[in-house]
Context: one part of a larger RNA
RNA sequence: ACCGACGAGUUACUGUGCGAUGCGAGCUUAAGGCGUUCAGCGCUGCAAGCGUAGCGAAAGCGAGUCCUAAUAGGGCGAUUAGUAUCGUAUAGUAGACCCGAAACUGAGUGAUCUACCCAUGGCCAGAGUGAAGCUUUCCGAAAGGAGAGUGGAGGCUCGAACCCGUCAAUGUUGAAAAAUUGUGGGAUGAGCUGUGGGUUGGAGCGAAAGACUAAACAAACUCAGAAAUUGCUGGUUCUCCCCGAAAUAUUUCUAGGGAUAGCCUCAAGAAUUGAAUAAUGGGGGUAGAGUACUGAAUGGGUUACAGGGUCUUACCAGACUGCUGGACCCAACCAAACUUCGAAUACCAUUAUUUUUAUCUUGGGAGUAAGACGUUGGGGGCUAAGCUCCAUCGUCUAAAGGGUAUCAGCCCAGACCUUCAGCUAAGGUCCCUAAAGAUAGGCUAAGUGGUAAAGGAUGUGAGCUCGCUAAAACAACCAGGAUGUUGGCUCAGAGGCAGCCAUCAUUUAAAGAGUGCGUAACAGCUCACUGGUCGAGCGACCUCGCGCCGAAAAUAAUCGGGGCUUAAGCCUAUUACCGAAGCUAAGGGUUUUGCCGCGCAAGCGGCAAAGCGGUAGGGGAGCAUAGUCCAACGAGUGAAGUCAUACCGUAAGGAGUGAUGGACGUUGGACUAGAGAUUAUGUCGGU
Numbered sequence: 001a002c003c004g005a006c007g008a009g010u011u012a013c014u015g016u017g018c019g020a021u022g023c024g025a026g027c028u029u030a031a032g033g034c035g036u037u038c039a040g041c042g043c044u045g046c047a048a049g050c051g052u053a054g055c056g057a058a059a060g061c062g063a064g065u066c067c068u069a070a071u072a073g074g075g076c077g078a079u080u081a082g083u084a085u086c087g088u089a090u091a092g093u094a095g096a097c098c099c100g101a102a103a104c105u106g107a108g109u110g111a112u113c114u115a116c117c118c119a120u121g122g123c124c125a126g127a128g129u130g131a132a133g134c135u136u137u138c139c140g141a142a143a144g145g146a147g148a149g150u151g152g153a154g155g156c157u158c159g160a161a162c163c164c165g166u167c168a169a170u171g172u173u174g175a176a177a178a179a180u181u182g183u184g185g186g187a188u189g190a191g192c193u194g195u196g197g198g199u200u201g202g203a204g205c206g207a208a209a210g211a212c213u214a215a216a217c218a219a220a221c222u223c224a225g226a227a228a229u230u231g232c233u234g235g236u237u238c239u240c241c242c243c244g245a246a247a248u249a250u251u252u253c254u255a256g257g258g259a260u261a262g263c264c265u266c267a268a269g270a271a272u273u274g275a276a277u278a279a280u281g282g283g284g285g286u287a288g289a290g291u292a293c294u295g296a297a298u299g300g301g302u303u304a305c306a307g308g309g310u311c312u313u314a315c316c317a318g319a320c321u322g323c324u325g326g327a328c329c330c331a332a333c334c335a336a337a338c339u340u341c342g343a344a345u346a347c348c349a350u351u352a353u354u355u356u357u358a359u360c361u362u363g364g365g366a367g368u369a370a371g372a373c374g375u376u377g378g379g380g381g382c383u384a385a386g387c388u389c390c391a392u393c394g395u396c397u398a399a400a401g402g403g404u405a406u407c408a409g410c411c412c413a414g415a416c417c418u419u420c421a422g423c424u425a426a427g428g429u430c431c432c433u434a435a436a437g438a439u440a441g442g443c444u445a446a447g448u449g450g451u452a453a454a455g456g457a458u459g460u461g462a463g464c465u466c467g468c469u470a471a472a473a474c475a476a477c478c479a480g481g482a483u484g485u486u487g488g489c490u491c492a493g494a495g496g497c498a499g500c501c502a503u504c505a506u507u508u509a510a511a512g513a514g515u516g517c518g519u520a521a522c523a524g525c526u527c528a529c530u531g532g533u534c535g536a537g538c539g540a541c542c543u544c545g546c547g548c549c550g551a552a553a554a555u556a557a558u559c560g561g562g563g564c565u566u567a568a569g570c571c572u573a574u575u576a577c578c579g580a581a582g583c584u585a586a587g588g589g590u591u592u593u594g595c596c597g598c599g600c601a602a603g604c605g606g607c608a609a610a611g612c613g614g615u616a617g618g619g620g621a622g623c624a625u626a627g628u629c630c631a632a633c634g635a636g637u638g639a640a641g642u643c644a645u646a647c648c649g650u651a652a653g654g655a656g657u658g659a660u661g662g663a664c665g666u667u668g669g670a671c672u673a674g675a676g677a678u679u680a681u682g683u684c685g686g687u
Stems, first nucleotide, its partner, number of pairs: 001687006011094013026050003032044005054061002064076004097235002100232001104225006115199009124189001126158003129154001133150007162186003167182004201217001203213002238622006248261005262368002264365007273358001274355009288341001289339002294335002298331006305325003308321004371396004376391005401412003416588004421584003427578003430562003436575001438574006449564001455549002459546005465540004476533005482506003487501003512527001516525002589612010623676001625673010641660005647654002
């Protein structure tokens, strides 16, 4: 891992609802007793329980009673249906659907491992160093000192045994649940070690690491309380039919759990209840707008009110000044917590039409209370986020199908079943790929289309305005572009052209005291301006459409691909066609409602209408398994089981036949449950 078997809402009691049955103003017996065909049944048993009357704390009164002075008012009652048993749903108490803690408590077992201690034993090759002491020689008055020899100290040195375990490699389903190999530390000591003994679970022991106490230690192990508890995770077994949520509010030592409400379902009951549309009537203070109010905020004006400044002045006082502030006026502007205004929607009411219970009440059963994205209106944030918090609608959740290449939340559309029939939606119609190389008119040259901004540009198309132009424009070419003068100043120089000032006049068709190169300064080239040649449009702003640049990323690239240029791109208009589980057609099933017929009833048959996606969840109807009772049957002329099989049923499932097998089994009705397994890192077995 697979296969097989086992494996999870049970049982008792007490309530509540529904269903069934008996009796009914009553209903019922419990223990016990008697009988019997004896785990049963029958007959008793009137204790007791519920109901038939309530009100009051109570005395008590009573269809009333209590409060009260009250005959005033009010509260609770009175107009009748219960009761017993069974079934079912659910709640409570119990282990209470099953498995799962870490822990807590008690009683015991452990120091053969290891920590420390006690008693008694054992062990430490060899080499080195050479303390004290002693002997002797010398020095010294002495105290003492020096040398040589001897001696053999030391938690001394090197290094085996022994003990340890530094570093590295190997090993890592190992040879080994901690090792091997090399390397390394201690090696006469706080050394190592044998044997025997002692101390223990909130306790021991600890040269102290929360270390160690039998491969386990921030509280050992064994058994018991015990099925501890768990708001947490996992699992929870056959089928079909009808309906079908929530992810919100309030509250919670509450936030991944609950309670109540909301939303779902089932039953019973009840009102012109509900919804949509239209009209009418309402209140409002949002969007917008406005600036009278409140506040914010820009510029200007007026004013001598406050401050400052100037003038005058012995003082008092005075004059001037818009520099600062205030006030007022004008203009322009702003506001969620501004309003002299003010919609659309929404909401409420009435009426009408449509729909036809969609509404509400009571009761039984729930689940949900982590939501997600999208549109619109907002708060927070950076007008960031696949961000976060509200409101509103939609989808997903719980929704399959078609489109978007791919893609829960986008667009279209809501799947009862069947069909080798038709029509459409979104989206498409060159090929992949179903359908137009469709029609008409434009645009684009960038493969733009087929990813992006500020900004930039004689891209190109359309439109408007202004100016020049046959008295010849614009461009090009030919010619001129002069004189006073080298203007003045400055300066080494400054001659149109470093800089400053001025920028006149003359001759002219025209020519600046000079547009740009250039020179040391001149020179030289050129422009403005003018004439000629030529002969028809030229120049400048603005608006709109489509394009261009701006444009760099990591495994070849690409619009889904191929490929596409008067498109197979973009814009406008038009006609066909394709295209879904949508709609239609035809057949069938089923639910609910209505009508008709049959039937004692349950129900059955027919017709019509409306339905039949679905998670959590509610309701309904069934299939299968094991056993019991009753009835009827089968079986050695072959039961159950097993294997095979093209049959039947909407499904769970059910037959028939053949083989195998070798002794029990089937059908109908009723009843009872240890009653259904692909999942629990499930349990056991097999392979």
Large-subunit ribosomal RNA, domain II from a Candidatus Omnitrophota bacterium, 687 nucleotides, folded computationally. The source organism's lineage runs through Bacteria, Pseudomonadati and Candidatus Omnitrophota. Rfam family: Bacterial large subunit ribosomal RNA. Its family is annotated with ribosome and structural constituent of ribosome in the Gene Ontology.